Notes: Model confidence (mean pLDDT): 85 of 100. This is a predicted structure of a 677-nucleotide part of an RNA (large-subunit ribosomal RNA, domain II) from [Clostridium] scindens. Rfam family: Bacterial large subunit ribosomal RNA. NCBI's taxonomy places the organism under Bacteria, Bacillati, Bacillota, Lachnospirales, Lachnoclostridium. RNAcentral holds the full RNA, with entries from ENA.
Context: one part of a larger RNA
RNA sequence: UCCGGCGAGUUGUGCAUACUGGCAAGGUUAAGCGUCUAAGACGCGGAGCCGUAGGGAAACCAAGUCUGAAUAGGGCCAGAGUCAGUAUGUGCAGACCCGAAACCGGGUGAUCUAUCCAUGUCCAGGUUGAAGCUGCCGUAAGAGGUAGUGGAGGACCGAACGCACAUCCGUUGAAAAGGGUGGCGAUGAGGUGUGGAUAGGGGAGAAAUUCCAAUCGAACCCGGAGAUAGCUGGUUCUCCUCGAAAUAGCUUUAGGGCUAGCCUCGAUUUAGAUUUGCGGAGGUAGAGCACUGAAUUUCCUAGGGGGCGUCAAAGCUUACCGAAGAAUAUCAAACUCCGAAUGCCGCGUAAUUGAUGAUCGGGAGUCAGACUGCACGAGAUAAGUUGGGCAGUCAAAAGGGAAAGAGCCCAGACCUCCAGCUAAGGUCCCAAAGUGCGUGUUAAGUGGAAAAGGAUGUGGGAUUUCAAAGACAACCAGGAUGUUGGCUCAGAAGCAGCCACACAUUCAAAGAGUGCGUAAUAGCUCACUGGUCGAGAGGUCCUGCGCCGAAAAUGUCCGGGGCUAAAACACGACACCGAAGCUGAGGAAUGACAUAGUCAUUGGUAGAGGAGCAUUGCAUGUGGGAAGAAGCAGUACCGUAAGGAGCUGUGGACUGCAUGGAAGAGAGAAUGCCGGA
Numbered sequence: 001u002c003c004g005g006c007g008a009g010u011u012g013u014g015c016a017u018a019c020u021g022g023c024a025a026g027g028u029u030a031a032g033c034g035u036c037u038a039a040g041a042c043g044c045g046g047a048g049c050c051g052u053a054g055g056g057a058a059a060c061c062a063a064g065u066c067u068g069a070a071u072a073g074g075g076c077c078a079g080a081g082u083c084a085g086u087a088u089g090u091g092c093a094g095a096c097c098c099g100a101a102a103c104c105g106g107g108u109g110a111u112c113u114a115u116c117c118a119u120g121u122c123c124a125g126g127u128u129g130a131a132g133c134u135g136c137c138g139u140a141a142g143a144g145g146u147a148g149u150g151g152a153g154g155a156c157c158g159a160a161c162g163c164a165c166a167u168c169c170g171u172u173g174a175a176a177a178g179g180g181u182g183g184c185g186a187u188g189a190g191g192u193g194u195g196g197a198u199a200g201g202g203g204a205g206a207a208a209u210u211c212c213a214a215u216c217g218a219a220c221c222c223g224g225a226g227a228u229a230g231c232u233g234g235u236u237c238u239c240c241u242c243g244a245a246a247u248a249g250c251u252u253u254a255g256g257g258c259u260a261g262c263c264u265c266g267a268u269u270u271a272g273a274u275u276u277g278c279g280g281a282g283g284u285a286g287a288g289c290a291c292u293g294a295a296u297u298u299c300c301u302a303g304g305g306g307g308c309g310u311c312a313a314a315g316c317u318u319a320c321c322g323a324a325g326a327a328u329a330u331c332a333a334a335c336u337c338c339g340a341a342u343g344c345c346g347c348g349u350a351a352u353u354g355a356u357g358a359u360c361g362g363g364a365g366u367c368a369g370a371c372u373g374c375a376c377g378a379g380a381u382a383a384g385u386u387g388g389g390c391a392g393u394c395a396a397a398a399g400g401g402a403a404a405g406a407g408c409c410c411a412g413a414c415c416u417c418c419a420g421c422u423a424a425g426g427u428c429c430c431a432a433a434g435u436g437c438g439u440g441u442u443a444a445g446u447g448g449a450a451a452a453g454g455a456u457g458u459g460g461g462a463u464u465u466c467a468a469a470g471a472c473a474a475c476c477a478g479g480a481u482g483u484u485g486g487c488u489c490a491g492a493a494g495c496a497g498c499c500a501c502a503c504a505u506u507c508a509a510a511g512a513g514u515g516c517g518u519a520a521u522a523g524c525u526c527a528c529u530g531g532u533c534g535a536g537a538g539g540u541c542c543u544g545c546g547c548c549g550a551a552a553a554u555g556u557c558c559g560g561g562g563c564u565a566a567a568a569c570a571c572g573a574c575a576c577c578g579a580a581g582c583u584g585a586g587g588a589a590u591g592a593c594a595u596a597g598u599c600a601u602u603g604g605u606a607g608a609g610g611a612g613c614a615u616u617g618c619a620u621g622u623g624g625g626a627a628g629a630a631g632c633a634g635u636a637c638c639g640u641a642a643g644g645a646g647c648u649g650u651g652g653a654c655u656g657c658a659u660g661g662a663a664g665a666g667a668g669a670a671u672g673c674c675g676g677a
Stems, first nucleotide, its partner, number of pairs: 001677006011093013026050003032044005054061002064076004096234002099231001103224006114198009123188001125157003128153001132149006161185003165182005200216001202212003209218001237612006247260005261366002263363007272353004276348005286338001287336002292332003297327003303321002305318004369394006376387003399410003414587004419583003425577003428561003434574001437572005447563001453548002457545010474532005480505003485499003511526001515524002588602006613666001615663002618660007631650005637644002
C1' cells in the first nucleotide's frame, strides 16, 4: 500500500407537535393480586393522572370575572378530550463514535539509581622524602646548623579499578548510550561485594528539575471512568420535491452560543410583486460662497513697527505688518443662499406576473465568506490589503469563450439523438467556420507589456503669412558713408562693458549692426536689396496611427506555426462556425387545471420534506431442494435507482416468496481495530 471481516443518532423515561387507532364528557389504569398451555396471555385492581370553568394577588364571584364610583370602556375567558402506537425535536441519563493532557482513591516498587547504616574486600610498580629520632658541630643553657635515620601527604608518575574531557565511527547501530584513539583520578570527600533503611501531597539530592526499575516539574498498577473536550477526525443503500447562510442584537463574546433574518413541511387566510399616474419626506452628486472656516492678489484704512522731527508733544513720512471694508479669483466629510437623477413611503387606474404575500404551528442549517463592477472610508487615491454600501458571480453551477484559470464574458445541465438555429467568441494552418467584400490607416512585427519627456515619422482637419507686381530654396552681385558714434579702456574700431540716439547721408538696398574672428584692426557672415529660375512656400493649433524613452535572472511578453493592398488597426455591409442556451423527435417524473388531455417545471452544498431497495431474526400463509439447497464463479436478460431474475459450472444441505411486525439493518475514508498478501 492493497484485500477480507468488524466499525458510529441507540435505549429508557418526561415534555412538545403532527398523524393513525380505541373510547368519548369522559379517557386511562400504576403497584399489586388471581388463573393458565407460565420470559407470555387473560382477568381483577380506579389509588392516581388528564379533561369536563373561568377570572382574580387574594378574599371571592362564577358563564363570567378582574379593574373601576360605574350599569362605561378595556383585559382574560366562554363545550373535546384522553389512552396507546408511529414520526420528529428536546430535557434527564455516557446519549452518534473514537481521542486527551490531567484530577482523585487504594495499592506495588530503592534487584536500576540517590543518600545513609552494618559488615567484608581491593588499590602492580616507580618517585618525592614532612614531623620525629640519632650522631657530630654549636650555645651558659637554648636556639640553630649539618650528616644520617625515618616514612608523612584529599603529594608525584603510572597499570588494575573507576570516570567520561576531545575527536572519529556508529545513528532502520554489533549496542534503546556502544567501539577506536587520546584524556582524568588512581591512599582517598577512593573503588567495590553482601545485607538493611528512606515511597509519590513522598523519598533522596557535593543542587542538574537530578534520581526513585530503558518512565519523573511529580513513578507505576488498578479503580472513580464511557472524567471532560465550545476542539480535530470519522459517521455505511437509492430516487424524487424545495433549497439557504456566512447578517443584526446580546454574550469573560469573537473559530462557541441564544433570539431575529434567510430555507423547509403542515394548516388557515387572501393578499403580494413589477411597470404606469399622482402626492409626499429628504439635503447626496453637482454647484455656490449668503453662514462657518481655509486660501490668493490689489485698493482703501483703524491699529502696530521703522525713519524724520527742538525726537516732550504735535506733526510729517514709509518698497514694513495689517483687523474691518471694497474689487478680483478659489477650496471644504464633520460649510450651504441652492440642488438633481436614482432610491424610499402612500394612494389610485390599467397592464403584466401567477401563489410569489400574511398568520399560526413542527424541523433546520447558517453567525470564517471570496472575487468583479460602481460610489466611499483606512492605507501611500500601495496590496490577490482592510471596513461599510449597491449589484453580479462563485460558494451551492456543470456547459461554451478568455491558450491554461472558483469569483471575468456568454449561458443555468430531467434523460436519449451521427437533426436544426443562435450567444459570447471566432472564420490562413494546428482547429469548426471568409486566405471573403468595400473604404482608409500603420512599416513599427506596432499589433503581440509601460510613464514623464523628446522628435521635419506619416494621414486627416482648421487657421494664418508670403507668392506671376515672381514667393520659398539655390546660385550670381551688392551689403556703403559721417564713423574708430560717445564713454570707458593699455587697446574697445558694428561685435569685453556702459550710455544714448533707436541719428543722419547716399541709395535698388545696407543695423551706430546677427554670428564667427582679432591684442586691437583686418577677414568671413547675417539682416536688407537687385538679378537668374518659375509655382507654390512658411508658421500655428486640433486630431488618427506609429518612433525613441525600454536593463534580470530555465526560454523569445501573439497559445504555436506563421502574418504586411494583412492573418494588424478603424469604419461599413454580408455569409458562416460556435454551448448541456433555443428548436425538432422520443421518453420519464413532479405540479396545476375548464382533468384522461394540455400546460408548466425538473443544476444544487448545509438543510427540510416525500417514496422506495437490500440485509438478519420472528409470526401467518404458500413454495423449492441429492433428478442437487445456500454460498462461490461466469453471463449477451429486466427495472428510473438502490436492485431483481434466468442459464451454465462449482458446491453438497438447506432455502425462497407474499403479508405483517422487530432491528446488533447497508462501509471507502476515522494517522480506525483484527487477520492476510